Model confidence (mean pLDDT): 84 of 100. Predicted 3D model of a 336-nucleotide part of an RNA (large-subunit ribosomal RNA, domain IV) from an archaeon. Its Rfam family is "Archaeal large subunit ribosomal RNA".
Context: one part of a larger RNA
RNA sequence: UCCAGUUAAGGGAAUUCGGCAAGUUAGUCCUGUAGCUUCGGCUGAAGGGAUGUCUAUCUUUGUGUUUUCAGAAAUGUUGAUGCAUUGAUAGAUCUAAGUAACAAGGACGGCCCGACUGUUUACCAAAAACGUAGCCACGUGCUAAUCUGAAAAGACUUGUAUACGUGGUGAGACCUGCCCAGUGGUGGUAUCUAAAACUCCUUUUCAAGGGAGCUAAGGACCAUUAAACGGCGGGGGUAACUAUGACCCUCUUAAGGUAACGUAAUACCUUGUCGUAUGAAUUGCGACUUGCAUGAAUGGUUUAACGAGGUUGUCACUGUCCCUAGCUGGAACCUU
Numbered sequence: 001u002c003c004a005g006u007u008a009a010g011g012g013a014a015u016u017c018g019g020c021a022a023g024u025u026a027g028u029c030c031u032g033u034a035g036c037u038u039c040g041g042c043u044g045a046a047g048g049g050a051u052g053u054c055u056a057u058c059u060u061u062g063u064g065u066u067u068u069c070a071g072a073a074a075u076g077u078u079g080a081u082g083c084a085u086u087g088a089u090a091g092a093u094c095u096a097a098g099u100a101a102c103a104a105g106g107a108c109g110g111c112c113c114g115a116c117u118g119u120u121u122a123c124c125a126a127a128a129a130c131g132u133a134g135c136c137a138c139g140u141g142c143u144a145a146u147c148u149g150a151a152a153a154g155a156c157u158u159g160u161a162u163a164c165g166u167g168g169u170g171a172g173a174c175c176u177g178c179c180c181a182g183u184g185g186u187g188g189u190a191u192c193u194a195a196a197a198c199u200c201c202u203u204u205u206c207a208a209g210g211g212a213g214c215u216a217a218g219g220a221c222c223a224u225u226a227a228a229c230g231g232c233g234g235g236g237g238u239a240a241c242u243a244u245g246a247c248c249c250u251c252u253u254a255a256g257g258u259a260a261c262g263u264a265a266u267a268c269c270u271u272g273u274c275g276u277a278u279g280a281a282u283u284g285c286g287a288c289u290u291g292c293a294u295g296a297a298u299g300g301u302u303u304a305a306c307g308a309g310g311u312u313g314u315c316a317c318u319g320u321c322c323c324u325a326g327c328u329g330g331a332a333c334c335u336u
Base pairs, nucleotide, nucleotide: 001331002330003329004328005327006326007325008324010322011321014320019317027051028050029049030048031047035042036041038171052093053092054091055090056089057088058087061084062083063082064081065080066079069076070075094098106315107314108313109312110311111310112309113307114306118130119129134169135168136167137166138165139164140163146155147154148153172302173301174300175299177232178231179230182229183228184225185224186223187222188221191220192219193218198213199212200211201210202209203208233251234250235249236248237247260294261291272288273287274286275285276284277283
């Protein structure tokens, strides 16, 4: 020097991307508990106190001895007492310290994401990813649909639409706007298109070839369908200060983004502006919001509980640091 421990006066996060690491807390009993809430909970919220031993008194339970009364007895009842045992109160007593070792929660706010318990990259990722109950759509009437197999046959299922299969969304609450022009799906179709086979004609006959007719699915065509894939505009003017524009004009689309949320895990400009937290914040939170390029089951917004999730504060605590030092064990190294 390194590794693993351990201890530090005063300060107490000044360290650092970041309290990473370490420390604080810890059991049991009593007390007390804001706010939110799906009224279950969060909750051991937070916070405060107690805890050993001895003695006394009372007490719980078990058991032994003895006694009063009733009874013929069995037995029941009343008191005394021994031992063990439970809890409470009071007094005393010792230590720096009484859950004395071991064991054994740090706590509280704001916000984001995901409802939750669960699952995952065996060996760099445990998560906001996957799943989930719930919601929705589609298919399927049973010799079902779907799946496996060449078939026999099998799974689903010895189930039957309150069922099974496929897909999307993802508890709950409040909701889920407009568009069927494009691409798909479904239904229909007088007419048109449309292969081979078949029928007829034909190159003087045969063969091969050519032409015409008929025609299934499909297509054209007509509807319908967005919790199907998806999509959801631009310009100009206008109110008696200015500004803004309820309103008007115009081009244009299938329809022109509704509610809600919004500088966001989405915002380029951007360290947006204002407020707040700090001595100071490219940070957090609350607002505003012309959203480069949010937006409604590709779900929108919100939400108690939960989380080895992310982020940001406060208290406590501490060798993270100021600023290093000592000690213990081990491994190197040097000398021999």